[in-house]
Context: one part of a larger RNA
């Protein structure tokens, strides 16, 4: 000087507490583990792995395995020689691929066979050789340097102390005096409201531009006013004006550094290692297995709810190999319309749902629940058997609120309702990232639990 203490003193955090709702019991659904297999590719393992790389595993993807094939190679660049390239058709074949056969032929470039070497290739194998990128402590308030000063010296002050703040934020003070990285701000959205501009938006429609909307400049908040209170300071408590008050809300923005954290399978790359195989077509399979075990998550278990009929309010997305209306056809999915509009404030997806009305169910394993299964269909794609989604009808399984344990959240937040989006032919999405709609309870408090921050102190640790 850390580091630890079931030492001490402050203080902070959904850590507890006070309350909402959940998880753990049930069925799917989704990862992982584990067993299984020819193969079930590989990674990632306490918090910080397990709806994670996967923002989309029928072929393909794809690394895995089983057959069939190639060997200067499926891909790059350099030699020589042939041939234009190309296009089309036969046959074997499960395709790679092989043979044949016509068209076509002008040189270069390009393509393409043939041969020869250098070389190509590797999702082989080392994150404990590496860059780059993340994650995590922790949006925690720290982490540090220059001169100087004290000490034999490691080191120390500064950065300790008194307030104070979300803060090493600010003050008062001081052998320190100033400085950087970080806090704050300065960006981006939101709330208010000026000026300007207004078409495809607004009003049934015209004219008009109050309101309302779209989008570029601005304004505004700064403890700036007032009373208390403080050291007359930093501030704190109220309070007036105000659309907003004391960081208004949100979002990005991650100090020095910790874990030989994470990634050689995004990418890069250094060593080793394969080179007729550990490369590389191709075809089927697998990655989707199933006694179990655990993690995240939908659906319920009803009546504050189920069905059935009318009726009402959004937001943000996406559209050309694309959204795909009206009508029509079908119980429905879905077809047809289809050269309707629409490169989108215009046309389309698009029905918003929870919610309201009126009816009905009357407390049941039900008119709840929807898992299972049988048949019929429908879409997409070469192709749904392994192994896709959708629809109709039959089927109606466990479940009556879940044990010891455990989790989230403090306001437009929890909860509970739908809308969209990437990925994408299709879809396993209940996932993910977003986007409004209804909208709660509760917080005495800081004694204990968890994590963290200053200070003191102890040590047989470094």
């Nucleotide at each position: 000087u850390g580091a630890c203490g079931g030492g001490g003193g402050c203080c902070c955090g959904c850590a507890c507490a006070a309350g909402c709702g959940g998880u753990g019991g049930a069925g799917c659904a989704u990862g992982u583990g584990g067993u299984u297999u020819a193969a079930u590719u590989c990674g990632a393992u306490g918090c910080a792995a397990c709806g994670c790389g996967a923002a989309g595993a029928a072929c393909c993807u794809u690394a895995c395995c089983g057959g069939g094939g190639u060997u200067u190679g499926a891909c790059a660049u350099a030699c020589u020689u042939u041939g234009c390239a190309u296009u089309u058709u036969u046959u074997a074949g499960a395709a790679a691929u092989a043979a044949a056969a016509a068209a076509g032929u002008a040189a270069a470039a390009a393509c393409a066979a043939a041969g020869a070497u250098a070389c190509a290739g590797g999702u082989g194998g080392u994150g404990c050789a590496u860059g780059g990128c993340u994650g995590u402590c922790g949006u925690c308030a720290g982490c540090u340097c220059g001169u100087g000063u004290c000490g034999u010296g490691a080191g120390a002050c500064g950065u300790a102390a008194g307030g104070u703040u979300a803060a090493g934020u600010c003050c008062u003070g001081u052998a320190a005096c100033g400085a950087g990285c970080g806090c704050a701000a300065c960006c981006c959205u939101u709330a208010u409201u000026a000026u300007u501009a207004g078409u495809u938006g607004c009003u049934u429609u015209a004219a008009g531009g109050a309101a309302a909307c779209u989008a570029a400049u601005g304004a505004a908040a700064c403890u700036g006013c007032c009373a208390g209170u403080g050291a007359u300071a930093a501030g704190c408590u109220g309070g007036a004006g105000g659309a907003a008050g004391g960081u208004g809300a949100g979002g990005a923005u991650g100090a020095c550094g910790u874990c030989a954290a994470g990634u050689c399978a995004g990418c890069a790359u250094g060593c080793c290692c394969c080179u007729u195989a550990a490369a590389u077509c191709c075809c089927g399979g697998g990655c989707u297995a199933c006694a179990c075990a655990c993690g995240u998550g939908c659906u319920a278990c009803a009546a504050u709810g189920g069905u059935u009929a009318a009726g009402a309010c959004a937001a943000a997305g996406a559209g050309a190999u694309g959204c795909u209306a009206a009508c029509u056809u079908g119980u429905a999915a879905a077809a047809g319309a289809a050269c309707a509009g629409c490169u989108a404030a215009c046309c389309u997806c698009a029905a918003a749902a929870a919610c309201u009305u009126a009816a009905u169910c009357u407390c049941a394993g039900u008119u709840c629940g929807g898992a299972u299964u049988g048949u019929a269909g429908g879409c997409u794609g070469c192709a749904a058997c392994u192994c896709g989604c959708c629809u109709a009808c039959a089927u109606g399984a466990a479940g009556u609120c879940g044990g010891a344990a455990u989790c989230g959240c403090u306001a437009g937040u929890a909860a509970u309702c739908g809308c969209a989006g990437g990925u994408c032919a299709g879809c396993u999405a209940u996932a993910c990232u977003g986007c409004g709609g209804u909208g709660a309870a509760u917080a005495c408090g800081u004694u204990c639990c968890c994590g963290g921050g200053c200070c003191u102190u102890g040590u047989a640790c470094a």